[in-house]
RNA sequence: UCGCGCUAAGCGGGGAGAUAGCGGUGCCCUGUAUCUGCAAUCCGCUUCAGCAGAGCCGAAUCUUUUGCCCCGGCCCGCGUUUGUGGGGCCGCUUGAGAAGCGCAGCGUUGAUGAGUGGGCCUCGUGCGACGACAGGCUGUGAACCCCGCCAGGGCCGGAAGGCAGCAACGGUAAGCAAUCCCUGGCGUGCGCCGCGAGAAUCCUGCUCUGAGUCAGCGAACUCAAUUCCGCCUGGAAGCGUCGGGUCAAAGCGAAGGUGCGCGA
Numbered sequence: 001u002c003g004c005g006c007u008a009a010g011c012g013g014g015g016a017g018a019u020a021g022c023g024g025u026g027c028c029c030u031g032u033a034u035c036u037g038c039a040a041u042c043c044g045c046u047u048c049a050g051c052a053g054a055g056c057c058g059a060a061u062c063u064u065u066u067g068c069c070c071c072g073g074c075c076c077g078c079g080u081u082u083g084u085g086g087g088g089c090c091g092c093u094u095g096a097g098a099a100g101c102g103c104a105g106c107g108u109u110g111a112u113g114a115g116u117g118g119g120c121c122u123c124g125u126g127c128g129a130c131g132a133c134a135g136g137c138u139g140u141g142a143a144c145c146c147c148g149c150c151a152g153g154g155c156c157g158g159a160a161g162g163c164a165g166c167a168a169c170g171g172u173a174a175g176c177a178a179u180c181c182c183u184g185g186c187g188u189g190c191g192c193c194g195c196g197a198g199a200a201u202c203c204u205g206c207u208c209u210g211a212g213u214c215a216g217c218g219a220a221c222u223c224a225a226u227u228c229c230g231c232c233u234g235g236a237a238g239c240g241u242c243g244g245g246u247c248a249a250a251g252c253g254a255a256g257g258u259g260c261g262c263g264a
Base pairs, nucleotide, nucleotide: 001264002263003262004261005260006259010056011055012030013029014028015027020046021045022044023043024042034054035053036052037051038050063256064255065254066253067252068251072247073246074245075244076243077242078240079239080238081237082236084234085233086232087231090230091229093225094224095223096222097221101218102217103216105213106212113208114207115206116205117204118203119202121198122197123196124195125194126193127191128190129188130187131186133184134183135182136181138177139176140175146171147170148169154163155162156161
């Protein structure tokens, strides 16, 4: 160096999660690199970390380590979208109070204040109005059980005359009617009426004084209310490849290790 046979290694890897830790089943990412049994209320191991069994390849461009590159995953931060909890001891908004900075209004054709008088308002009272009622006036109004006067007729009487008494007539009671008139008291969310009293504000006349007044709007102060919106704050889900960290397949490159037996 060649031939034959055997053995070591290899026959996928990774992430999250779970686990004292490791690996597997399951989920996910890569990628194509044997099979069977066990296995998430788990299965099997112990830092050399699946267990059990079978098969392929086989000392080789196999394989181990490392660098680069990088699919992808996870963590933290930042930005952003959506929705959510809390904060009236944040802004905004609203109400009230006190004050009177600015604007506007009024004001020497006199603000404000004081005195005095009046108005509005309240009460009492008088008058009136209205409402209902009662009575009066006028008229009407009783066949009989109201009055007066009583024709006729009736009764008594010898007569004179007397008695009772219907109708009519006159009047009246109860009742009815008309116009509004008169009187009386009752009532009232009535009164450009009278008298008196009260009285916090407002308005007004006169006199005195002589420069402010007002609180409509805005600003500032105090108290109170409100989570609709903005703000502060807590946490949830998603997106962003933005920043940092970690793991990392496949790929590329480099370095290291390359066994045993037999024969020539």
Predicted 3D model of a 264-nucleotide RNA (Bacterial large signal recognition particle RNA) from Abditibacterium sp. The sequence is in RNAcentral, with records from ENA. Model confidence (mean pLDDT): 79 of 100. It is recorded under the gene name ffs. Lineage of the source: Bacteria > Pseudomonadati > Abditibacteriia > Abditibacteriales > Abditibacterium.